[in-house]
Molecule: small-subunit ribosomal RNA
Organism: metagenome
RNA sequence: AGAGUUUGAUCCCGGCUCAGAAUCAACGCUGGCGGCGCGCUUAACACAUGCAAGUCGCACGAGAAAGGGAGCAAUCCUGAGUAAAGUGGCGUACGGGUGAGUAACACGUGGAUCAUCUACCUUUUAGUGGGGAAUACCCCCGGGAAACUGGGGACAAUACCGCAUAAUCUCGCAAGAGGAAAGCAGCAAUGCGCUGAAAGAGGAGUCCGCGGCCGAUUAGCUAGAUGGCGGGGUAAUGGCCCACCAUGGCAAAGAUCGGUAGCCGGCCUGAGAGGGCUCUCGGCCACACUGGCACUGAAACACGGGCCAGACUCCUACGGGAGGCAGCAGUGGGGAAUCUUGCACAAUGGGGGAAACCCUGAUGCAGCGACGCCGCGUGAGUGAUUAAGCCCUUCGGGGUGUAAAGCUCUUUCGACAGGAACGAUAAUGACGGUACCUGAAGAAGAAGCUGCGGCUAACUACGUGCCAGCAGCCGCGGUAAUACGUAGGCAGCGAGCGUUGUUCGGAAUUACUGGGCGUAAAGAGUGUGUAGGUGGUGCUCUAAGUUUGGUGUGAAAUCUCCCGGCUCAACCGGGAGGGUGCAUCGAAAACUGGAGUGCUAGAGGAUGGGAGAGGCAAGCGGAAUUCCUGGUGUAGCGGUGAAAUGCUUAGAUAUCGUCAAGAACACCGAUAGUGAAGACAGCUUACUAGGCUUAGAUUGACGCUGAGGCACGAAAGUGUGGGGAUCAAACAGGAUUAGAUACCCUGGUAGUCCACACUGUAAACGUUGAUAACUCGCUGUUGGCGAUAUACAGCCAGCGGCUUAGCGCAAGCGAUAAGUUAUCCACCUGGGGAGUACGCCGGCAACGGUGAAACUCAAAGGAAUUGACGGGGGUCCGCACAAGCGGUGGAGCAUGUGGUUUAAUUCGAUGAUACGCGAGGAACCUUACCUGGACUAGAAUGCCCUUGAUGGGUCCGGAGACGGAUCGUUCCGCAAGGACAAGGAGCAAGGUGCUGCAUGGCCGUCGUCAGCUCGUGCCGUGAGGUGUUGGGUUAAGUCCCGCAACGAGCGCAACCCUUAUUUCUAGUUGCCAACAUGUAAUGGUGGGGACUCUAGAAAGACUGCCUGCGCAAGCAGAGAGGAAGGAGGGGAUGACGUCAGGUCAUCAUGGCCCUUACGUCCAGGGCUACACACGUGCUACAAUGGCGUCUACAAAGUGUUGCCAGCUAGUGAUAGCGAGCCAAUCACAAAAAGGACGUCUCAGUUCGGAUUGCAGGCUGCAACUCGCCUGCAUGAAGUUGGAAUCGCUAGUAAUCGCGCAUCAGCAAUGGCGCGGUGAAUACGUUCCCGGACCUUGUACACACCGCCCGUCAAGCCAUGGAAGUUGGGAGGACCUGAAGCCAGUUGCUGUAAGGCGCUGUUUAGGGUUAAACCGAUGACUGGGGCUAAUCGGAACAAGGUA
Repeated sequence: AGAGUUUGAUCCCGGCUCAGAAUCAACGCUGGCGGCGCGCUUAACACAUGCAAGUCGCACGAGAAAGGGAGCAAUCCUGAGUAAAGUGGCGUACGGGUGAGUAACACGUGGAUCAUCUACCUUUUAGUGGGGAAUACCCCCGGGAAACUGGGGACAAUACCGCAUAAUCUCGCAAGAGGAAAGCAGCAAUGCGCUGAAAGAGGAGUCCGCGGCCGAUUAGCUAGAUGGCGGGGUAAUGGCCCACCAUGGCAAAGAUCGGUAGCCGGCCUGAGAGGGCUCUCGGCCACACUGGCACUGAAACACGGGCCAGACUCCUACGGGAGGCAGCAGUGGGGAAUCUUGCACAAUGGGGGAAACCCUGAUGCAGCGACGCCGCGUGAGUGAUUAAGCCCUUCGGGGUGUAAAGCUCUUUCGACAGGAACGAUAAUGACGGUACCUGAAGAAGAAGCUGCGGCUAACUACGUGCCAGCAGCCGCGGUAAUACGUAGGCAGCGAGCGUUGUUCGGAAUUACUGGGCGUAAAGAGUGUGUAGGUGGUGCUCUAAGUUUGGUGUGAAAUCUCCCGGCUCAACCGGGAGGGUGCAUCGAAAACUGGAGUGCUAGAGGAUGGGAGAGGCAAGCGGAAUUCCUGGUGUAGCGGUGAAAUGCUUAGAUAUCGUCAAGAACACCGAUAGUGAAGACAGCUUACUAGGCUUAGAUUGACGCUGAGGCACGAAAGUGUGGGGAUCAAACAGGAUUAGAUACCCUGGUAGUCCACACUGUAAACGUUGAUAACUCGCUGUUGGCGAUAUACAGCCAGCGGCUUAGCGCAAGCGAUAAGUUAUCCACCUGGGGAGUACGCCGGCAACGGUGAAACUCAAAGGAAUUGACGGGGGUCCGCACAAGCGGUGGAGCAUGUGGUUUAAUUCGAUGAUACGCGAGGAACCUUACCUGGACUAGAAUGCCCUUGAUGGGUCCGGAGACGGAUCGUUCCGCAAGGACAAGGAGCAAGGUGCUGCAUGGCCGUCGUCAGCUCGUGCCGUGAGGUGUUGGGUUAAGUCCCGCAACGAGCGCAACCCUUAUUUCUAGUUGCCAACAUGUAAUGGUGGGGACUCUAGAAAGACUGCCUGCGCAAGCAGAGAGGAAGGAGGGGAUGACGUCAGGUCAUCAUGGCCCUUACGUCCAGGGCUACACACGUGCUACAAUGGCGUCUACAAAGUGUUGCCAGCUAGUGAUAGCGAGCCAAUCACAAAAAGGACGUCUCAGUUCGGAUUGCAGGCUGCAACUCGCCUGCAUGAAGUUGGAAUCGCUAGUAAUCGCGCAUCAGCAAUGGCGCGGUGAAUACGUUCCCGGACCUUGUACACACCGCCCGUCAAGCCAUGGAAGUUGGGAGGACCUGAAGCCAGUUGCUGUAAGGCGCUGUUUAGGGUUAAACCGAUGACUGGGGCUAAUCGGAACAAGGUA
């Protein structure tokens, strides 16, 4: 000191979460020792038992017993003037506990007390004389269960009462009056006491200033209330109380009321300022079962005193009594949770006493608890065979790990034994035989907890498979989980470690220090103005603020620093500092304030000028609309995308004339004007407000802002009364639609208009509060000034645009600031719930103002970026459309797919990019599927050992695999050995089983589309941009020009192949012009290289030339030339990437799975099924044709298990015989369409050939399921094909045949090639589809197959209302009223003081009653949140009606 989390990425706003420290803690796992601390936060709940306050015989009277001794005993002595009890004195008001109450002079701090008291203590002073009457204990008689108590009698005091005396005492102006005492001890000296007075110290009371909680959804409170006079009362002031008089007092600087709470020193946190807490320790206060009351006393309204009332508990003989742990222990209860019914008065302190001494659960100690802090230990050295085990592994090894074992040592702590303190300088030690010291033994007795995806240090294996589970936030888990569980390893801390709760911090996330408000949350709709805040300039005075110095105080402890004591530390002691505060006495006078006196620059009033839809009232005007009426006129009008409803032959619409009504004011008209805002528009008049400008005479700070208040305030809406033309919610009808309670159309009522009165809100927006000052420029415009003049320049006040600096997250703002400053006001603090609920205020109502919480989410949001998308725009391209040609979709068949069926119909491919696809060829095999039969180191391969055969033939069983029998016995080599085969052990097999979403490779597609990127630089906070955009051009990111870019790469193009032309070279198997020769005929032969051709090498095409256009690139031209012209045609070639596209069944491969089977072999079956649906094809429907006969011209291929000439047989498929050819030589081989001639004549035909029957042929071990071919016979559908849809731009489409691969054969009409014949059309880019670039919008980014809203139904959750029900605290009124104080008193009593009784005031408590407030609950009900589904499709793109 920060980090994680909104996004595809970015910046910002903003919340949530984490890392830290702390704790009176608790819980989980674990636990060796010591020191020092701490230990009921809850029930101020109830308490058994013991103890916690007594003491004094030197105040007083009285006064035992047990025991001991003496004695025979009585008795005496002692115990002992002791114990116990009583009178009396002092103490019990301290010490100890608790925090219920209390928001208060309770506390803190500083003052006041001339308004006071003070026992004990200290000092000073003056006294202490003389009397009296009682009474407890005691004795006697009683009552009662008890507690206790009544009557009578005697007696004492430092108990009580007079008398005397007295002041520096009290009262009083004075005169004067009042007014005390106690003795005891001692032989004595004397000591201790007592009384009055003064003073001190310490303590206490009272009063005052200031300070410290929340709520305004608590706004008014108050009758002893505020004050006065006079009394009473008190130690003392005072309405503290009373009588009388006055009517005050408090409050927005928050009274009253409600809620909460003991306050402080301090403690925790924090850099600090602050925030939170206030348990232990210390100061103060309050309380003592609850409430009230007084007595005594120096002091109490009294924790271990009293009286009364109440609740509770206990005793009881039922008549009455007793009690108060919030003292120390302890018990029950409550609770997540908090200790021993210990020892001692040795120390410190307290009470009493002259003292000895007694008392002291204060205190000192010990016990229990890891509750906290601090310290120590659980060993050290050496030790590699890097042991075993465990874990991982690429199987080589690696990790645990010098770790262990082993060897050599040490002994802190603990345990054992011995000694032994300080605390007490003399006596006295609970702690305690403790701390501490010494000795001996022995590594011996002593390590865990949490974590390991990121934040956050630390990783692998197995198990699990959106399950089980984890999780502080983000998030993990759906078969390869570093995130779950376990293990190994590692990390952190360590007698602890984690978790949970709480506090502060981080959080500048309430911002005083130290935030904001145009778009993220946030400027009030506007003005006026009260309180308040704030305020120009000179001088004089003052001294409240301010600054500064002194003094007092700010307790101790705590904190900081220094020093010291426990072995260190925690802890403790000493000293110093600090203590930001308050009070007081001085000083200063700059600033602020105050007082006074001036000034004119702010502000105001007056004079002159001029602009304006500023306001209000009255009057007037024309155009338009509608209605009524009259004329003309005839069939439609109107309306829409198209229609219909509607109007119209009873005459509409249209057109002309007259009349009526209401509302609004075209042109001018303008980012022009006016107004505070809302708002304001025909013209005229009257009344009226404000602003501007000029001159600078006048007043002299009069100013600014403005909580409340008051006023104004669009539209809609409300009330009353008018008015009502248009338009038009609601409503009706017609359309549209799946629906259409909408959009569109026809109507139409409130309303729209006026008057008066309400309402008081708007995206009331510049989403930008008001005022004042300052800050680079350019430009337009309105009004005014000076001037003849909107020539030009300048000044003031407005209204606009662009921009510098600066600001801003950015976009943007930029003298009209969102810049730089000052003053004042309003407002904000995550999203939702919600501007909702409740309460209150306002309103006739509608509704407005004020304005939460529970609950829920981890986001919500702003700006900008890159994409993608749009029923956004622009530009461009493509057989994309259009223009054409031919098809598909209808028929039959072939083939593939779906579906269905089946034992199986193996598997895969599924929009484009699956479907004549993998398959370039399923009868067996293939084959992966099914049924059945078999094998298990296995059907195949490598290595090793043994054997010698293997192969082949024959026979038997069997469907076959397989099994058995038999014939026969090796080859190469000198040898070792090898080949081959069988058997055997092992290492190793095998799987077309799963995962193409673990993969490689390969492929499809966008797309042969023109794109995709990089380096450096520059711009931007950044994502990113620029380059690559722009202007042209191109098939092209092709090229040119321009340009903060300059270059480069992958793509494009070119290089490659083929084809079109020519040349050269070469000339067999190809060719044959000339020559020769031969044949019936043929390059047949000799020969030739001319030609064709073959196949090598070259040439050729580049907008090179011309014209036009253009800066250029380039384009155009039936241009020239050329075989070919602008890429000549075709092919190969496929950028970054996309589709988790396809393939684990070509192959390879991780992981998982099977191993007498999911492997292997065999036979048979299936992949060929068939109601049906789709795709791709073939053949057709015919005359541009069919059939018959004759006839011409290719290219490219293939062939020895082959192609097969020719001959023969057969109608034919084919068969027999048989030449040639391993091929430019021979063969396949006939090309077909075409041409010629003939026939058929529009029909289900001489079209078409499906289907079926019979008879054959071929291949093959085998054509039944399930092959092809031939012949004869049969002769189906079909007469050009609905919606829809496909291909093709030239040697193309169309049409015609030929060949090849696979292959025994073939279901090939498929695929791949080859040539023959050979068109039509393209105006053009509006539209459909796809694509490219630029731009725009976006709430999309899984990217429109996106996102997302609401109702309804279901579940869960919290909450509002509600007839009521129930509880709580506080107050009012009335009734009753204990004890006690006070007052009175004629009764009783006492010698008296007085007391008792009675009466009265007051009062705790109790009762009754009406209302208010706050909760709990409540059938039913309202909305809200979350979850998975339903219906629609509101928003986001022009979201399809912005």